[in-house]
Context: one part of a larger RNA
């Protein structure tokens, strides 16, 4: 002097514990209000009385490889790669170096082939650059690239000089032909994404097919060898005895013990109860009942027959709980246009169910729709629009005294004709008549009729890539220097409608889809349909929100996360936010008043319920209604009738007197009578009658669980029809904040690299299949940094924080030995489903 340890003192910072108060975050429980059907899947459509799903853990499905295609990236570049050998190296080199350096691909094509084999140009547009100009503008050069026209190479088709052995050679020239050609190269190698094809080819799963074996301990059948089958009944043949008979023989009583005979135990089997049992005693049993039981009987052992084979008294029965072809192993991870499943997050875009073809209809390819990558340009241009110009059409309508076709009615009629009739011997003689026919009219029609003829819809153009003039070329065209096309020169700028948009042209690769459905309008089939098939448009599918009580499609309107305001559809008695608002009408409804597009029904018909209207009548010369009076005479009209006097019936239906009275509106009689009506008058004193139509209401109006204007309820409505205000609320509209995405603008660090950065204005935000971008987690390895017995990971957490999210970080508990960030790299990399697998509950 340095380091370390111990003790003491001082200062500073920090920590621990306790107590009190406050704040934030998080979790749990209870109650109330509002909204709210279970996911996944196939599907036009699922909460579905469609299927899978008790719960948990672990496992579980687009992989690798070869070839190819586009894109992106890296290296070298008319080349590129580097097999193999050798070398180098600290090192046994997959990696490094080397070979005038293999093979491949590229650098040349064309042709079947023999074989032959690329003079590299011009014009137009063109980023940009240069010159002139104060500027507008003009001129020149012109990358990449695009378009047009040529030349050249090869093939093909002509032509054919020269030479020549007479058969060839094939110069120059040409062509509306063909080429994956050329016209100062662009490739090669490696890596990645996406896609295609071949491979087990995203995963699981058939029924089948093939090869080789194992089985007759079950069971089928044969053969061999053994075993077994109470007790009764019936009583075949044969035999004996007796009786009869001349005999043949017959009869009677016995004996005898045959039989795919009979009753019935053991045995074998299994009819019925459709009994018991039916997580059984049992993967076929138990009980009772019923069958058979000396036979083609039952049964042990041994043996034989084996899978397209056996065996079968035959049932497709049996062949080891398996049989319309056994079992085992292998081919084999067989194949499946079919079913099911297919695993983390956010952001941006976002479909199709149509065309064409297919032994195509449950599937593919193709175009379309969509995404991604871009290339080239910079107000070029574009349009689900309008305008004027121009073009095509034959649908709606209309028309049928216009054509075609259909079709009603009369009228007129010269000629002609069928039928009927008259005169007549007869007549193509005369006359009458029904028609045909003709003429002028008339009625009604047409997807496959039309003179006429829309509306919508559709095409083209609205200029410099143009217009005009003159000239040239051509094998095209043409009677023709006619036309058409191309081309050269010159001239022409008032830039040749409107509106709107701000990016536009073009290229490459690729997914999904190719079951659709609904509505208004139009439309075909059908009696019709929530039926089938089309067209235009819009929706649902793929889509939430407010309203329609409820609801794929209706009405309103499309959506980032919040706050405020205002509306749409629809509402405003209460449920239930908002006027038991205002004004005017209508409605009274006892099987059952009514009450809002789609829409959840009601008709013909009827009403002296009431409302409004149209039209025609009557009425102060007194209607209508009411009460009262009259309602007569010829005449009992004529006919008919047994009778008929107004009134069974038929045909007629006058006159007189009257204020008026029918040759009669009904009752009535056998017929009369009588009453009444029409009609007239008196009283009365003002409106009355008919027909049609119309709003609401009523009838018409009957169904099965109890029931629905959404419910309650509602009547000068809380119903129906008008009108007027106020008020309620959607994720719509307006304003503000924040997030993300995408244009645009700006700034840009004094060594480099940090810019994938920072700042600002603006717009936008739905989404299934699908595409793209960016993130997050698990496992291994490399690099570079770290953590850890003073406690790593796993695990659990009523603690705290970050992120839109997948997820991440911290604290404390438990635990006791490994673990992590970042940069890369490689994958057996993320589960809720698959009647998933295994284990547990």
């Nucleotide at each position: 002097c340095g380091c370390u340890g111990c003790g003491c003192c001082g200062c500073a910072a920090c920590g621990g514990c306790c107590u009190a108060c406050g704040a934030g975050c998080u979790c749990c429980c209870c109650a109330u209000c509002u909204g709210a059907c279970c996911c996944a899947u196939c599907u036009u459509g699922a909460a579905a009385c469609a299927c899978g799903g008790a719960c948990c853990a672990a496992g579980g499905a687009g992989u690798c490889u070869g070839a190819c295609a586009u894109g992106c990236g890296u290296g070298c570049g008319a080349g590129u790669c580097g097999a193999c050998g050798g070398g180098u190296u600290c090192a046994g080199a997959a990696a490094c170096c080397u070979g005038a350096g293999a093979u491949g691909c590229g650098c040349a094509a064309g042709g079947a082939a023999g074989c032959u084999g690329a003079c590299a140009a011009g014009c137009g547009g063109g980023a940009g650059g240069c010159c002139c100009u104060c500027a507008c503008g003009g001129g020149c050069c012109g990358c990449a690239u695009c378009g047009c026209u040529g030349g050249c190479c090869g093939a093909c088709c002509c032509u054919g000089a020269u030479c020549u052995u007479c058969u060839g050679u094939g110069a120059a020239g040409g062509g509306u032909u063909c080429g994956a050609g050329u016209u100062g190269g662009a490739g090669c190698a490696c890596g990645c994404c996406u896609g295609u094809c071949g491979g087990g080819a995203c995963c699981c799963a058939a029924a089948a097919g093939a090869u080789g074996g194992u089985g007759a301990a079950c069971u089928a059948u044969g053969c061999c060898u053994g075993a077994g089958c109470a007790g009764g009944g019936c009583g075949a043949a044969g035999c004996c005895a007796g009786a009869g008979g001349a005999a043949a023989c017959u009869c009677u009583a016995g004996u005898g013990g045959a039989g795919g005979c009979u009753c019935a135990a053991a045995g074998c089997g299994a009819u019925a109860c459709u009994g018991a049992c039916g997580u059984g005693c049992a993967a076929a049993u138990c009980g009772u009942u019923a069958g058979u039981c000396u036979g083609u009987c039952u049964u042990g052992g041994a043996u034989a027959u084996a899978g397209g084979g056996g065996c079968g008294a035959a049932a497709g029965a049996c062949u080891a709980a398996u049989c319309a072809a056994a079992c085992c192993a292998u081919c084999u991870a067989g194949u499946a246009g079919c079913u099911g499943g297919u695993u983390c997050c956010c952001u941006c875009c976002g479909a199709a169910g149509u065309u064409u073809c297919c032994c195509u209809c449950a599937g593919g390819a193709u175009a379309g729709c969509u995404g991604g990558a871009g290339c080239c340009c910079a107000a070029a241009c574009a349009a689900g629009u309008u305008c004027g110009a121009u073009c095509g059409g034959g649908u709606a309508a209309a028309g049928c005294c216009a054509a075609u076709g259909a079709u009603u009615a009369g009228a007129g009629g010269c000629a002609u004709c069928u039928g009927g009739g008259g005169c007549g011997c007869a007549a193509c003689g005369c006359c009458c008549u029904c028609g045909a026919c003709c003429u002028a009219u008339u009625c009604u029609c047409a997807a496959a009729c039309u003179u006429u003829a829309a509306a919508u819809a559709g095409g083209u153009a609205g200029g410099a890539c143009g217009g005009c003039a003159c000239g040239g070329c051509u094998g095209c065209u043409c009677c023709g220097g006619u036309g058409a096309g191309c081309u050269g020169u010159g001239c022409c700028a008032c830039g040749g409608a409107a509106u709107c948009g701000g990016g536009g042209u073009c290229u490459c690769c690729a997914a999904g889809u190719a079951g659709g459905c609904c509505a208004u309008u139009u439309u075909u089939g059908g009696u019709a349909a929530g039926c089938a098939g089309a067209a235009c448009u819009g929706g649902c599918g793929a889509u939430g929100c407010a309203g329609g009580a409820u609801g794929a499609a209706c009405u309103g309107g499309a959506a980032g996360c919040c706050g405020g305001g205002u509306u749409a559809u629809g509402a405003u008695g209460c449920c239930a936010a908002a006027c038991u608002a205002c004004g005017c009408g209508c409605u009274a409804g006892c099987c059952u008043a009514g009450a809002a597009c789609c829409c959840a029904c009601a008709a013909a018909g009827g009403g002296u319920g009431u409302u409004g209207g149209u039209c025609g009548a009557u009425u102060a010369a007194g209607a209508c209604a009411g009460c009262a009076g009259g309602a007569c005479g010829g005449u009992g009209g004529u006919c008919a009738u047994g009778g008929a006097a107004g009134u069974c019936g038929a045909a007629a239906u006058c006159c007189g007197c009257u204020a008026a009275g029918g040759a009669g509106u009904g009752u009535g009689u056998a017929a009369c009578a009588a009453c009444u009506c029409a009609c007239c008058u008196g009283c009365c004193g003002a409106a009355u009658c008919a027909a049609c139509u119309u709003g609401c209401c009523c009838c018409g109006a009957a169904a099965a669980u109890g029931g629905a204007u959404g419910g309650c309820g509602u009547u000068g409505a809380a119903g129906c029809g008008c009108g007027u205000g106020a008020c309620c609320c959607a994720c719509a509209c307006c304003c503000g904040g924040c997030c993300a995405u995408c244009u645009g603008g700006g700034c840009g660090a004094g060594c480099g690299a940090c810019a994938u950065g920072c700042c600002c204005c603006g717009a936008u935000g739905a989404g299934u299949a699908g595409g793209a971008g960016g993130g997050u987690g698990c496992g291994g390895c490399g690099g570079c940094c770290g953590c850890c017995g003073c406690a790593a990971a796993a695990u659990g957490u009523g603690g705290g924080g970050c992120g839109c999210g997948a997820g991440c970080c911290c604290g404390g508990g438990c635990g006791g030995a490994g673990c992590g960030a970042c940069c890369g790299u490689c994958a057996g990399u993320g589960c809720a489903g698959a009647u998933c697998u295994u284990g547990g509950u």